This is a predicted complex of two RNAs, RNase P RNA and transfer RNA, with 461 nucleotides together. It holds a member of the Rfam family "Bacterial RNase P class A". Gene Ontology terms of the family: tRNA processing, dimeric ribonuclease P complex and ribonuclease P activity. The family's RNA type in Rfam is ribozyme.
[in-house]
RNA backbone atom coordinates (compact mmCIF):
# COMPACT_ATOMS: atom_id res chain seq x y z
C1' N A 1 0.00 0.00 0.00
C1' N A 2 -3.71 -3.54 -1.71
C1' N A 3 -6.89 -7.86 -0.74
C1' N A 4 -9.62 -9.90 3.24
C1' N A 5 -11.48 -12.02 8.14
C1' N A 6 -13.46 -11.53 13.70
C1' N A 7 -15.35 -7.85 16.70
C1' N A 8 -16.98 -3.29 18.94
C1' N A 9 -19.20 1.73 19.07
C1' N A 10 -21.71 6.14 17.28
C1' N A 11 -25.75 7.31 14.28
C1' N A 12 -25.81 14.69 15.82
C1' N A 13 -24.28 18.36 19.85
C1' N A 14 -25.84 23.32 22.28
C1' N A 15 -29.16 27.25 23.13
C1' N A 16 -33.98 30.35 22.22
C1' N A 17 -39.34 30.32 21.17
C1' N A 18 -44.42 28.07 20.42
C1' N A 19 -47.39 23.26 21.36
C1' N A 20 -48.73 17.88 23.34
C1' N A 21 -48.34 14.11 27.28
C1' N A 22 -47.42 12.47 32.45
C1' N A 23 -45.95 13.14 37.87
C1' N A 24 -45.94 16.95 41.91
C1' N A 25 -46.52 21.84 44.09
C1' N A 26 -49.72 26.38 43.62
C1' N A 27 -53.21 30.03 42.15
C1' N A 28 -57.88 31.11 40.26
C1' N A 29 -62.77 29.10 38.70
C1' N A 30 -66.81 25.84 39.35
C1' N A 31 -69.45 22.43 42.50
C1' N A 32 -70.15 20.67 48.01
C1' N A 33 -72.73 22.18 54.71
C1' N A 34 -67.62 20.34 55.09
C1' N A 35 -63.42 17.51 54.48
C1' N A 36 -62.34 17.77 49.82
C1' N A 37 -62.82 16.99 44.28
C1' N A 38 -62.03 18.70 38.91
C1' N A 39 -62.79 16.36 31.07
C1' N A 40 -61.81 23.88 33.83
C1' N A 41 -57.80 28.38 32.79
C1' N A 42 -53.11 29.32 34.63
C1' N A 43 -47.90 29.60 36.89
C1' N A 44 -43.65 26.84 38.95
C1' N A 45 -40.26 22.55 38.68
C1' N A 46 -39.45 17.57 37.38
C1' N A 47 -39.84 13.07 33.25
C1' N A 48 -41.12 11.60 27.71
C1' N A 49 -39.00 6.24 22.44
C1' N A 50 -34.53 2.76 20.49
C1' N A 51 -30.66 1.57 18.44
C1' N A 52 -29.35 -5.35 15.78
C1' N A 53 -33.89 -2.62 17.15
C1' N A 54 -40.11 -0.15 20.41
C1' N A 55 -40.19 -4.59 14.62
C1' N A 56 -41.28 -9.58 13.28
C1' N A 57 -44.13 -12.31 16.76
C1' N A 58 -39.99 -17.10 15.24
C1' N A 59 -38.72 -19.26 20.74
C1' N A 60 -38.31 -19.18 26.29
C1' N A 61 -39.86 -17.13 30.95
C1' N A 62 -42.27 -13.95 34.35
C1' N A 63 -47.45 -12.89 36.18
C1' N A 64 -52.77 -14.56 35.90
C1' N A 65 -57.02 -17.73 35.52
C1' N A 66 -58.69 -22.76 34.57
C1' N A 67 -57.78 -27.78 35.47
C1' N A 68 -55.34 -31.60 37.85
C1' N A 69 -55.00 -39.02 41.54
C1' N A 70 -51.30 -41.95 38.84
C1' N A 71 -49.42 -44.07 34.39
C1' N A 72 -49.57 -45.66 28.96
C1' N A 73 -51.09 -44.56 23.83
C1' N A 74 -51.17 -40.73 20.59
C1' N A 75 -49.70 -35.50 19.14
C1' N A 76 -45.81 -31.80 19.27
C1' N A 77 -40.75 -30.33 19.41
C1' N A 78 -34.99 -31.07 20.48
C1' N A 79 -30.91 -34.19 18.90
C1' N A 80 -21.92 -33.85 19.62
C1' N A 81 -19.54 -33.01 24.81
C1' N A 82 -19.05 -30.54 29.08
C1' N A 83 -20.92 -25.94 30.91
C1' N A 84 -23.97 -20.77 31.61
C1' N A 85 -28.94 -19.15 32.65
C1' N A 86 -35.33 -18.38 36.09
C1' N A 87 -36.12 -21.54 31.46
C1' N A 88 -34.62 -21.82 25.45
C1' N A 89 -34.62 -24.69 20.02
C1' N A 90 -30.62 -19.21 23.24
C1' N A 91 -25.13 -18.75 24.20
C1' N A 92 -19.65 -19.98 25.80
C1' N A 93 -15.67 -23.72 25.30
C1' N A 94 -14.53 -27.94 23.10
C1' N A 95 -14.61 -31.86 19.94
C1' N A 96 -16.41 -34.35 15.00
C1' N A 97 -17.03 -33.50 10.14
C1' N A 98 -16.74 -30.12 5.13
C1' N A 99 -15.10 -25.05 2.89
C1' N A 100 -10.82 -21.54 2.91
C1' N A 101 -3.33 -20.54 1.18
C1' N A 102 -4.67 -17.88 5.61
C1' N A 103 -7.10 -15.27 9.92
C1' N A 104 -11.70 -17.96 10.12
C1' N A 105 -16.71 -19.54 8.21
C1' N A 106 -20.37 -23.25 7.81
C1' N A 107 -22.91 -28.39 10.04
C1' N A 108 -30.97 -30.69 12.72
C1' N A 109 -23.94 -33.52 14.61
C1' N A 110 -28.73 -39.88 18.12
C1' N A 111 -30.15 -44.69 15.28
C1' N A 112 -29.02 -47.70 8.17
C1' N A 113 -26.99 -54.86 11.64
C1' N A 114 -35.50 -53.75 14.65
C1' N A 115 -38.60 -53.51 10.16
C1' N A 116 -40.79 -50.91 5.22
C1' N A 117 -40.06 -47.87 1.95
C1' N A 118 -36.89 -44.88 -2.02
C1' N A 119 -32.46 -44.99 -5.57
C1' N A 120 -34.80 -41.20 -12.18
C1' N A 121 -31.92 -41.52 -16.98
C1' N A 122 -27.66 -44.43 -18.30
C1' N A 123 -25.95 -49.14 -17.18
C1' N A 124 -24.76 -55.92 -18.16
C1' N A 125 -25.80 -55.31 -12.84
C1' N A 126 -28.83 -50.10 -7.90
C1' N A 127 -28.46 -54.04 -3.23
C1' N A 128 -29.95 -61.92 -0.33
C1' N A 129 -26.07 -59.98 -6.06
C1' N A 130 -25.14 -60.62 -10.95
C1' N A 131 -22.04 -60.87 -16.05
C1' N A 132 -22.61 -56.51 -21.78
C1' N A 133 -17.40 -56.21 -24.12
C1' N A 134 -13.52 -58.86 -22.45
C1' N A 135 -9.67 -62.17 -20.25
C1' N A 136 -9.03 -67.89 -19.57
C1' N A 137 -9.02 -72.70 -22.16
C1' N A 138 -7.39 -75.43 -15.87
C1' N A 139 -11.62 -79.52 -15.66
C1' N A 140 -15.88 -82.08 -18.64
C1' N A 141 -18.46 -83.43 -23.40
C1' N A 142 -18.49 -82.76 -28.58
C1' N A 143 -16.28 -81.99 -33.51
C1' N A 144 -12.09 -81.53 -37.49
C1' N A 145 -7.07 -81.87 -38.01
C1' N A 146 -1.89 -84.51 -37.03
C1' N A 147 0.57 -89.60 -35.24
C1' N A 148 1.62 -96.51 -35.49
C1' N A 149 0.40 -95.13 -30.72
C1' N A 150 0.62 -92.61 -26.09
C1' N A 151 -0.88 -88.01 -27.44
C1' N A 152 -0.61 -83.26 -29.64
C1' N A 153 -3.29 -78.86 -31.70
C1' N A 154 -7.53 -75.90 -33.75
C1' N A 155 -12.86 -75.05 -32.78
C1' N A 156 -17.80 -75.21 -30.33
C1' N A 157 -20.63 -75.95 -25.87
C1' N A 158 -20.74 -76.30 -20.53
C1' N A 159 -17.55 -73.61 -17.22
C1' N A 160 -13.69 -70.51 -14.26
C1' N A 161 -13.44 -65.20 -13.67
C1' N A 162 -14.41 -60.14 -11.95
C1' N A 163 -8.17 -57.49 -13.90
C1' N A 164 -9.27 -54.04 -17.64
C1' N A 165 -13.27 -51.36 -20.36
C1' N A 166 -17.25 -48.61 -20.52
C1' N A 167 -22.51 -46.21 -17.50
C1' N A 168 -23.68 -43.69 -13.47
C1' N A 169 -24.07 -39.32 -7.67
C1' N A 170 -23.08 -44.42 -6.09
C1' N A 171 -20.77 -50.94 -8.56
C1' N A 172 -19.62 -55.07 -2.85
C1' N A 173 -12.32 -51.58 0.16
C1' N A 174 -7.76 -48.46 -2.70
C1' N A 175 -2.45 -48.77 -4.39
C1' N A 176 1.53 -51.74 -5.39
C1' N A 177 4.51 -56.30 -5.45
C1' N A 178 3.88 -61.82 -5.47
C1' N A 179 0.58 -65.38 -7.73
C1' N A 180 -2.50 -67.84 -11.72
C1' N A 181 -4.60 -71.26 -17.06
C1' N A 182 -6.70 -66.25 -16.53
C1' N A 183 -8.24 -63.97 -12.16
C1' N A 184 -9.37 -62.60 -7.29
C1' N A 185 -7.91 -60.46 0.51
C1' N A 186 -5.90 -66.10 -2.77
C1' N A 187 -0.75 -63.92 0.25
C1' N A 188 1.59 -60.03 1.40
C1' N A 189 3.32 -54.38 3.13
C1' N A 190 1.09 -49.69 3.55
C1' N A 191 -3.49 -46.41 3.96
C1' N A 192 -8.86 -47.47 5.09
C1' N A 193 -12.40 -49.81 7.68
C1' N A 194 -14.24 -53.12 11.89
C1' N A 195 -13.13 -55.42 16.80
C1' N A 196 -10.16 -55.98 21.76
C1' N A 197 -7.75 -54.00 25.23
C1' N A 198 -4.12 -49.66 27.43
C1' N A 199 -3.18 -44.98 27.96
C1' N A 200 -4.82 -39.52 27.83
C1' N A 201 -9.42 -36.50 28.92
C1' N A 202 -15.40 -35.31 33.41
C1' N A 203 -17.09 -35.87 28.38
C1' N A 204 -17.80 -36.19 23.22
C1' N A 205 -13.28 -38.12 21.32
C1' N A 206 -7.72 -38.73 20.26
C1' N A 207 -2.99 -41.56 20.54
C1' N A 208 -0.91 -46.53 20.34
C1' N A 209 -0.78 -51.64 20.42
C1' N A 210 -3.01 -56.17 19.33
C1' N A 211 -6.73 -59.16 16.40
C1' N A 212 -9.83 -59.72 11.58
C1' N A 213 -8.91 -60.75 4.84
C1' N A 214 -13.20 -56.77 5.07
C1' N A 215 -18.53 -58.40 7.50
C1' N A 216 -25.13 -56.00 4.94
C1' N A 217 -23.80 -48.38 0.04
C1' N A 218 -27.02 -43.98 -0.17
C1' N A 219 -31.47 -41.45 1.90
C1' N A 220 -34.14 -40.79 8.33
C1' N A 221 -35.15 -32.03 6.89
C1' N A 222 -39.27 -40.72 3.78
C1' N A 223 -42.05 -43.78 7.50
C1' N A 224 -40.10 -45.12 11.86
C1' N A 225 -36.77 -46.88 16.20
C1' N A 226 -34.24 -44.36 20.69
C1' N A 227 -33.24 -40.52 24.29
C1' N A 228 -34.94 -36.14 26.44
C1' N A 229 -38.83 -31.87 26.90
C1' N A 230 -44.04 -30.66 26.77
C1' N A 231 -51.94 -29.33 30.82
C1' N A 232 -54.79 -25.31 28.81
C1' N A 233 -55.24 -20.41 27.61
C1' N A 234 -53.51 -15.75 27.03
C1' N A 235 -53.20 -8.40 29.52
C1' N A 236 -59.04 -8.58 25.65
C1' N A 237 -54.61 -12.45 31.46
C1' N A 238 -57.58 -11.39 35.75
C1' N A 239 -59.70 -8.35 39.57
C1' N A 240 -62.19 -3.90 42.60
C1' N A 241 -66.25 -0.49 42.43
C1' N A 242 -70.70 -0.11 39.94
C1' N A 243 -75.46 3.76 36.68
C1' N A 244 -79.87 4.03 33.26
C1' N A 245 -83.22 0.51 31.10
C1' N A 246 -84.84 -4.87 31.59
C1' N A 247 -84.66 -9.33 34.14
C1' N A 248 -84.02 -12.71 39.29
C1' N A 249 -85.09 -13.06 45.05
C1' N A 250 -87.14 -11.55 49.81
C1' N A 251 -90.50 -8.30 53.10
C1' N A 252 -94.69 -5.02 53.42
C1' N A 253 -99.18 -2.93 51.10
C1' N A 254 -103.40 -1.61 48.41
C1' N A 255 -107.03 -3.06 44.80
C1' N A 256 -109.88 -5.83 41.62
C1' N A 257 -111.11 -10.67 40.06
C1' N A 258 -112.54 -16.12 40.88
C1' N A 259 -110.07 -20.90 38.12
C1' N A 260 -109.40 -23.97 43.52
C1' N A 261 -110.91 -25.77 48.89
C1' N A 262 -114.38 -25.33 53.33
C1' N A 263 -119.38 -23.72 55.24
C1' N A 264 -124.73 -23.00 55.58
C1' N A 265 -128.41 -26.84 52.14
C1' N A 266 -131.49 -33.23 50.88
C1' N A 267 -129.08 -33.16 45.88
C1' N A 268 -127.84 -29.36 41.77
C1' N A 269 -127.41 -24.26 40.14
C1' N A 270 -127.09 -19.22 41.57
C1' N A 271 -125.87 -16.00 45.38
C1' N A 272 -123.07 -14.94 50.06
C1' N A 273 -118.88 -15.42 54.15
C1' N A 274 -114.00 -17.27 54.94
C1' N A 275 -109.55 -19.72 53.66
C1' N A 276 -105.74 -19.82 50.14
C1' N A 277 -102.78 -20.20 45.50
C1' N A 278 -101.27 -17.55 41.25
C1' N A 279 -100.58 -13.05 38.25
C1' N A 280 -100.56 -7.82 37.42
C1' N A 281 -99.94 -2.51 40.40
C1' N A 282 -96.72 0.41 44.61
C1' N A 283 -92.81 1.31 47.99
C1' N A 284 -88.58 -0.78 50.29
C1' N A 285 -84.24 -3.96 50.09
C1' N A 286 -80.75 -7.55 48.50
C1' N A 287 -77.76 -10.15 45.06
C1' N A 288 -75.64 -11.08 39.86
C1' N A 289 -74.50 -7.71 35.91
C1' N A 290 -73.78 -4.08 31.24
C1' N A 291 -72.05 0.94 30.03
C1' N A 292 -68.14 3.47 32.91
C1' N A 293 -64.23 4.07 36.49
C1' N A 294 -60.15 2.05 39.17
C1' N A 295 -56.03 -1.85 39.84
C1' N A 296 -52.91 -5.64 37.33
C1' N A 297 -49.03 -1.26 35.04
C1' N A 298 -44.19 -0.13 35.68
C1' N A 299 -38.59 -0.48 40.57
C1' N A 300 -36.96 -4.66 37.63
C1' N A 301 -33.65 -12.05 36.06
C1' N A 302 -33.00 -3.48 36.05
C1' N A 303 -29.07 0.59 34.40
C1' N A 304 -24.38 2.59 35.26
C1' N A 305 -18.93 2.36 37.94
C1' N A 306 -15.68 -0.46 40.39
C1' N A 307 -13.11 -4.84 42.24
C1' N A 308 -13.04 -10.08 42.61
C1' N A 309 -13.52 -15.31 40.10
C1' N A 310 -13.74 -17.90 35.35
C1' N A 311 -10.64 -19.57 28.96
C1' N A 312 -15.42 -17.90 28.57
C1' N A 313 -20.85 -17.69 28.75
C1' N A 314 -21.38 -15.58 33.36
C1' N A 315 -21.17 -15.11 38.68
C1' N A 316 -20.57 -13.07 43.31
C1' N A 317 -19.47 -8.21 46.51
C1' N A 318 -19.59 -3.21 46.83
C1' N A 319 -20.97 1.71 45.48
C1' N A 320 -24.88 4.59 43.05
C1' N A 321 -29.37 5.92 39.95
C1' N A 322 -34.72 6.08 39.17
C1' N A 323 -35.03 6.24 33.96
C1' N A 324 -42.46 7.24 29.35
C1' N A 325 -46.49 4.68 31.46
C1' N A 326 -50.79 6.91 27.09
C1' N A 327 -55.72 4.47 26.76
C1' N A 328 -57.11 5.35 20.34
C1' N A 329 -53.27 6.01 22.43
C1' N A 330 -48.31 12.25 24.24
C1' N A 331 -42.90 12.50 22.61
C1' N A 332 -43.74 17.84 17.45
C1' N A 333 -42.75 22.21 14.84
C1' N A 334 -39.74 26.80 14.02
C1' N A 335 -34.81 29.77 14.37
C1' N A 336 -30.00 30.63 15.71
C1' N A 337 -24.57 28.18 16.34
C1' N A 338 -21.12 24.65 16.37
C1' N A 339 -20.07 19.55 13.67
C1' N A 340 -20.64 15.78 9.53
C1' N A 341 -21.00 14.57 4.14
C1' N A 342 -21.81 16.19 -0.61
C1' N A 343 -21.62 19.80 -5.09
C1' N A 344 -20.46 24.74 -6.72
C1' N A 345 -17.51 29.25 -6.48
C1' N A 346 -12.21 31.21 -4.77
C1' N A 347 -4.73 30.26 -5.82
C1' N A 348 -5.82 30.54 -1.00
C1' N A 349 -8.28 31.76 3.84
C1' N A 350 -12.90 31.21 3.13
C1' N A 351 -18.15 31.71 0.86
C1' N A 352 -23.15 29.84 -0.87
C1' N A 353 -26.28 25.93 -1.28
C1' N A 354 -28.33 21.28 -0.54
C1' N A 355 -28.65 16.75 2.57
C1' N A 356 -28.36 13.22 7.29
C1' N A 357 -30.94 6.40 7.74
C1' N A 358 -34.72 2.07 9.64
C1' N A 359 -37.90 2.90 12.08
C1' N A 360 -41.43 4.72 16.40
C1' N A 361 -42.98 2.37 22.68
C1' N A 362 -49.01 -0.08 24.70
C1' N A 363 -47.80 -5.96 30.52
C1' N A 364 -42.38 -6.85 31.32
C1' N A 365 -38.08 -9.69 30.91
C1' N A 366 -33.71 -13.48 28.16
C1' N A 367 -32.81 -14.52 23.18
C1' N A 368 -33.07 -15.52 17.77
C1' N A 369 -33.89 -13.20 13.11
C1' N A 370 -35.42 -9.10 9.86
C1' N A 371 -34.54 -3.26 8.15
C1' N A 372 -31.18 0.62 8.60
C1' N A 373 -27.97 6.90 4.35
C1' N A 374 -23.47 7.35 6.18
C1' N A 375 -19.54 7.13 10.20
C1' N A 376 -15.13 5.94 13.41
C1' N A 377 -12.30 2.44 16.47
C1' N A 378 -9.78 -2.46 17.89
C1' N A 379 -7.07 -7.47 16.33
C1' N A 380 -5.98 -10.40 13.14
C1' N A 381 -4.69 -12.61 8.03
C1' N A 382 -2.48 -13.45 2.85
C1' N A 383 0.28 -10.51 -1.36
C1' N A 384 3.59 -7.28 -2.65
C1' N A 385 7.31 -3.13 -1.36
C1' N A 386 10.52 -0.50 1.70
C1' N A 387 14.43 -0.70 6.43
C1' N B 1 -53.34 -12.51 21.47
C1' N B 2 -54.01 -17.48 18.88
C1' N B 3 -54.56 -20.62 14.66
C1' N B 4 -54.87 -21.93 9.27
C1' N B 5 -53.57 -21.91 4.26
C1' N B 6 -51.43 -19.51 -0.18
C1' N B 7 -47.42 -17.68 -3.42
C1' N B 8 -45.47 -21.26 -10.51
C1' N B 9 -44.81 -17.12 -17.72
C1' N B 10 -48.43 -10.34 -18.52
C1' N B 11 -53.44 -13.38 -16.38
C1' N B 12 -56.28 -17.96 -15.03
C1' N B 13 -54.19 -22.71 -13.92
C1' N B 14 -51.36 -28.31 -14.15
C1' N B 15 -47.16 -31.01 -12.92
C1' N B 16 -47.84 -39.50 -9.15
C1' N B 17 -45.48 -39.33 -2.65
C1' N B 18 -38.48 -35.42 -5.48
C1' N B 19 -36.22 -37.50 -11.36
C1' N B 20 -33.60 -35.17 -16.31
C1' N B 21 -34.92 -29.80 -21.03
C1' N B 22 -40.94 -26.68 -15.52
C1' N B 23 -45.96 -27.05 -20.01
C1' N B 24 -51.25 -26.00 -21.20
C1' N B 25 -55.17 -22.13 -22.25
C1' N B 26 -56.06 -16.89 -23.04
C1' N B 27 -52.88 -12.90 -24.10
C1' N B 28 -48.15 -10.28 -27.02
C1' N B 29 -44.87 -10.25 -31.30
C1' N B 30 -43.13 -11.77 -36.29
C1' N B 31 -45.17 -13.65 -41.25
C1' N B 32 -49.60 -15.22 -44.63
C1' N B 33 -53.90 -14.53 -46.26
C1' N B 34 -57.17 -9.59 -47.16
C1' N B 35 -57.78 -3.15 -50.60
C1' N B 36 -57.31 -2.51 -44.81
C1' N B 37 -59.05 -4.63 -40.46
C1' N B 38 -61.13 -9.32 -37.35
C1' N B 39 -61.18 -14.25 -37.59
C1' N B 40 -58.18 -18.24 -39.90
C1' N B 41 -53.10 -20.66 -40.59
C1' N B 42 -47.71 -21.45 -39.62
C1' N B 43 -44.06 -19.61 -36.56
C1' N B 44 -41.61 -16.93 -32.13
C1' N B 45 -40.75 -15.10 -27.53
C1' N B 46 -41.56 -14.90 -22.41
C1' N B 47 -39.80 -18.28 -15.35
C1' N B 48 -34.73 -15.62 -9.84
C1' N B 49 -41.26 -21.62 -9.49
C1' N B 50 -41.82 -15.13 -3.41
C1' N B 51 -36.19 -14.29 -0.94
C1' N B 52 -32.21 -16.00 1.47
C1' N B 53 -29.95 -20.75 3.13
C1' N B 54 -29.67 -26.04 3.84
C1' N B 55 -30.75 -31.89 3.00
C1' N B 56 -30.11 -34.86 -1.47
C1' N B 57 -26.40 -37.57 -6.48
C1' N B 58 -30.85 -34.16 -8.07
C1' N B 59 -35.72 -29.61 -4.54
C1' N B 60 -41.43 -26.15 -7.78
C1' N B 61 -41.90 -30.22 -4.73
C1' N B 62 -39.06 -31.93 1.59
C1' N B 63 -36.95 -28.78 6.25
C1' N B 64 -35.81 -23.17 8.39
C1' N B 65 -35.32 -17.96 8.39
C1' N B 66 -37.88 -13.75 6.18
C1' N B 67 -41.45 -11.20 2.84
C1' N B 68 -46.46 -10.64 0.39
C1' N B 69 -51.59 -11.63 0.51
C1' N B 70 -55.92 -14.06 2.76
C1' N B 71 -59.26 -16.58 5.36
C1' N B 72 -60.88 -18.01 10.81
C1' N B 73 -61.50 -17.63 16.68
C1' N B 74 -62.92 -14.67 21.13
RNA sequence: UGAGAGGCCCGGACGGCCGCUCCGGUGGAGCGCGAGCUCCCGCCGGGGAGGGAAAGUCCGGACUCCACGGGUCAGAGUGGUUGCCAACGGCAACCGGCCGUGAGGCCAGGGAAAGUGCCACAGAAAACAGACCGCCGACGUCGAGCGCGAGCUCGACGGGUAAGGGUGAAACGGUGCGGUAAGAGCGCACCGCGUUGCUGGUGACAGCAGCGGCAGGGCAAACCCCACUCGGAGAAAGUUCAAAUAGGGAAGGACAUGUGGCGACGACCCGCGUCCAGGGCCUUCCGGGUAGAGCGUUCGAGGCCGCGCGCGAGCGCGGUCCCAGAGAAAUGGCCGUCGCUCGCCGCGAGGCGAGGCCAGAAUCCGGCUCACAGGGCCUCUCACGCC
RNA sequence: AGGCCAGUAGCUCCAACGGUUAGAGCGACUGAUUCCAAAUCAGUAGGUUCCGGGUUCGAAUCCCUGCUGGCCUG